[in-house]
Context: one part of a larger RNA
C1' cells in the first nucleotide's frame, strides 16, 4: 500500500448503485409466508324469473304461508392437482459430499410427437338429518345420498407366467354448440387409460481431486470374497443361510480434532498465499431422536406417528405447539433494518378462462456499512483593516482570506407541467413504486467542514504551561526548568462527508 456482512472514537449536506445477525441451530408473543378448481360431485344458504292458492283490495303495490322451474352467486365437504417447487439455514459430514471425467442395473407426474381404446354393471360414505358425551379440542351411534372416490366383469397388437394348448393384465366423465317437446344423438374442446419414442428430472456404480495431527501404529466377523435366495424402479454383503478366509495399513489404515464443497472473492509481477459474506450451482438439516404411510417425486421447514426436553390451555378429566420463511420480541454480544406497500412487472401453483393465491418477486423505509458522482460558492478586491500569534519591537504571519462591489443558483425550498417501466388480452381496461425521474419558472449566497498529524522513520515549527510529575508512544524513544516528542495557543502538512483507532489477510 491493497482489502473487510467490520466495529469504537470525533464529525457528518444530498444523490445513484449494492450490501446490513458472523454471536445463542437460544426462547418466542402477534399476523401474514400455499392454495385452487362449482366447467368432476351431492348438498346447504342468498337473491332472482314464473305460475298457483290464501286474506285484502276497484286495479296496482305490499304483507304472510307453500309448491314447482329458470338462472346467478357464496362455500363447509367429497373429489382432483399442487403442497417433494419456490423461501431459510450451516448444524452434522474429511467423505455416501463437493468438483472434473466416465458409466448403466434403472425410474420419470406434467409437457411434446405417434397409434389404439374409452364397453357393461355394482356396493358404499362424507356432507346432511336425529340422538348422545365433553370445559374444550373434538369424538360415538342411527338414517339418507353423488361423483373424474371405491369396486366388479367384459376387451388386450403391451407386459408377465407357461405343461405353448393357454392363462392372468385397462379406463371416467364433462363444459359448449347444433338436431330434438323428451329421451337421446352428433361435432368441437377439456379429459381418462395403453403402448411407442422424445424432453426434462432424479438414482446407482466408477477414476481422479479434496485439512490438521504419530504425544493415534495396527484396524476389520457382515468384516473381503463366493453360491442360493429375498429386497429394490434398478445393481450390490443392501439382507440372511452355508461355503472360504480374507480385505485395509508408514504412499499413514484405526482413532481424535477442526470444516459444508465448488464457481469465485481478496492480495500478489507472477507463482503462490489467505478467505468460502452477497450472487449461481451441488449436498445436508428443519426443537432433539427414532420411524414409516401418501405420491410419478418425502422417509416431508408451515403432513403423520412414538420416545424426550421446554412452553401454553384447562372446569384437573384433557388438550395443543415447533420463526434455521417475511416483519417482529427477549436474551447473549464489540455489532447487524420497517410487526411497511403491492401483486402493476418477471416467475410459480390451480383453473378452459375471468381469475384467486403468491413475505418468491417487485418496491419503498432505516443504517456514511461499501463504492461512485455532486455540493458546501465564482470574479473584483491593499491604506496588506481589525482581532490573534510571534518578533531582533523596526516589523512578520494569519491574507484576496475577510470587509465592500458584481454575479450565477449545481443544491435547497416553493409553483406548474409529468414519464417510460404495459407486453398480454375478444373488449372494456390495468403501476405498488409515484406526482417518483425528468422539464419550466420564482426567492436568495442563500440550507451544508470536519478530522488526523506536525523528533526520526514520514509531508509539516513557534509560543506559553508542567518540570522523570501530569502525561505520550507503531518503533526508536520523549518528560528530572529554556521539551519543536506532555497540556494549550497559533501557523502549517495530509485527507475530506469523512478521518482516525483497533482487529484479521496478503
Nucleotide at each position: 500500500g491493497g482489502a473487510u456482512g467490520a466495529a469504537c472514537g470525533c464529525u457528518g449536506g444530498c444523490g445513484g448503485c449494492g450490501u446490513g445477525g458472523a454471536u445463542a441451530a437460544g426462547g418466542c408473543a402477534u399476523g401474514c409466508a400455499a392454495g385452487u378448481c362449482g366447467a368432476a360431485c351431492g348438498g346447504a344458504g342468498a337473491c332472482u324469473u314464473u305460475u298457483u292458492g290464501a286474506g285484502a283490495u276497484u286495479a296496482c303495490a305490499u304483507c304472510a304461508a307453500g309448491a314447482a322451474c329458470u338462472g346467478u352467486c357464496u362455500u363447509a365437504g367429497u373429489g382432483g392437482c399442487g403442497a417433494a417447487c419456490g423461501a431459510g439455514g450451516u448444524a452434522g459430514u474429511a467423505u455416501a459430499a463437493c468438483a472434473u471425467a466416465g458409466g448403466u442395473a434403472u425410474c420419470u407426474u406434467c409437457c411434446c410427437c405417434u397409434a389404439a381404446g374409452u364397453c357393461a354393471u355394482g356396493a358404499a360414505u362424507a356432507a346432511c338429518a336425529u340422538a348422545u358425551c365433553g370445559a374444550a379440542a373434538g369424538a360415538u351411534a342411527u338414517g339418507c345420498u353423488a361423483a373424474u372416490a371405491c369396486a366388479u366383469g367384459a376387451u388386450g397388437g403391451u407386459c408377465u407366467c407357461u405343461a405353448c394348448g393357454g392363462a392372468g393384465u385397462a379406463a371416467a366423465g364433462u363444459u359448449u354448440a347444433c338436431u330434438g317437446u323428451a329421451a337421446a344423438g352428433u361435432a368441437c374442446g377439456c379429459g381418462c387409460u395403453u403402448a411407442g419414442g422424445g424432453a426434462c428430472g432424479a438414482g446407482c456404480c466408477u477414476a481422479u481431486c479434496u485439512g490438521a495431527u504419530a504425544u493415534c501404529a495396527g484396524c476389520u466377523a457382515g468384516u473381503u470374497g463366493g453360491u442360493a435366495a429375498g429386497g429394490u424402479a434398478a445393481u450390490g454383503g443392501c439382507u440372511u443361510a452355508c461355503c472360504a478366509a480374507g480385505g485395509c495399513u508408514a504412499u499413514g489404515a484405526c482413532g481424535u480434532c477442526u470444516a459444508g464443497a465448488g464457481g469465485a472473492g481478496c492480495u500478489g509481477a507472477g507463482a503462490g498465499g489467505c478467505u468460502g459474506a452477497c450472487c449461481c450451482u451441488c449436498a445436508c438439516c428443519g426443537a432433539u431422536g427414532g420411524g414409516a404411510c401418501u405420491g410419478a417425486g418425502a422417509c416431508a421447514c408451515g403432513g403423520c406417528c412414538c420416545a424426550u426436553a421446554c412452553a401454553c390451555c384447562u372446569a384437573c378429566g384433557g388438550g395443543u405447539g415447533g420463526c434455521u420463511g417475511c416483519a417482529g420480541u427477549c436474551g447473549a454480544g464489540a455489532a447487524u433494518u420497517u410487526u411497511c406497500c403491492g401483486c402493476a412487472a418477471u416467475g410459480g401453483a390451480c383453473g378452459a378462462a375471468a381469475g384467486u393465491c403468491u413475505g418468491a418477486c417487485g418496491g419503498a423505509g432505516c443504517g456514511a456499512c461499501g463504492c461512485c458522482g455532486c455540493g458546501u460558492g465564482g470574479u473584483u478586491g491593499a491604506u496588506g483593516a481589525a482581532g490573534u500569534a510571534c518578533u531582533u519591537a523596526g516589523g512578520u504571519a494569519u491574507g484576496u482570506a475577510a470587509a465592500a462591489a458584481c454575479c450565477u443558483u449545481u443544491u435547497a425550498u416553493g409553483a406548474g407541467g409529468g414519464a417510460a417501466a404495459a407486453a398480454g388480452u375478444u373488449u372494456a381496461u390495468u403501476g405498488a413504486u409515484u406526482g417518483u425521474a425528468c422539464c419550466u419558472c420564482a426567492u436568495g449566497a442563500a440550507u451544508a467542514a470536519g478530522g488526523g498529524g506536525u523528533u526520526g522513520c514520514u509531508a509539516a515549527a513557534c509560543u506559553c504551561g508542567u518540570g522523570c510529575c501530569a502525561g505520550c508512544a507503531g518503533c526508536a524513544g520523549c518528560g528530572g526548568u529554556a521539551a519543536u516528542a506532555c497540556g494549550a495557543g497559533u501557523g502549517c502538512c495530509c485527507c475530506a462527508a469523512g478521518c482516525g483507532u483497533u482487529a484479521u489477510c496478503c
Annotation:
A computed fold for a 506-nucleotide part of an RNA from a Candidatus Parcubacteria bacterium, annotated as small-subunit ribosomal RNA, 5' domain. Lineage of the source: Bacteria > Bacteria candidate phyla > Candidatus Parcubacteria. It was read from a public genome assembly.